[in-house]
Molecule: transfer RNA
Organism: Guillardia theta
């Protein structure tokens, strides 16, 4: 320099012919315990990298940009 691929809660990830975003772990408060653990419920937390465009509608489909793997020169 060419090319693929990736970017979603703190963290590791769903979400698929476009329908309005969820799970495990962590966190916070309860309930159980003589107390821990552990196990049960609740809650809290998102500008879906950014900008713009297509649609009634965009995590999702174009596209430019940013970064992060990787191949090839």
């Nucleotide at each position: 320099a060419g090319a693929a691929u990736c970017a979603u809660a703190g963290c590791u990830c769903a979400a698929u012919u476009g329908g309005u975003a969820g799970a495990g772990c962590a966190u916070g408060c309860g309930c159980u315990u003589g107390a821990u653990a552990a196990g049960c419920g609740c809650a809290a937390g998102g500008u879906u990298a950014u900008u713009a465009g297509u649609u009634c509608a965009a995590u999702c489909c174009u596209a430019a940009u940013u970064g992060g793997u990787u191949c090839u020169a």